[in-house]
RNA sequence: GCCAUUGUAGCUCAGGGGCAGAGCGGAUGCUUCGUAAGCAUUAGGUCGUGGGUUCAAUUCCCACCUGUGGCU
Repeated sequence: GCCAUUGUAGCUCAGGGGCAGAGCGGAUGCUUCGUAAGCAUUAGGUCGUGGGUUCAAUUCCCACCUGUGGCU
């Protein structure tokens, strides 16, 4: 330098045009003499950045950035 792939909650990952979700973790409450476990409730997201298409973009297209793998 070229090709592929990846980026979404604190972590691991779903979701691929019409309100952004799960598990774990966090907070509060119940339970207990107390802790753990269990149960209930709840907070937490400019969906990597900038453009384009569209009535509407996390999703489609382009460029760039980051990580990973491969080729030279």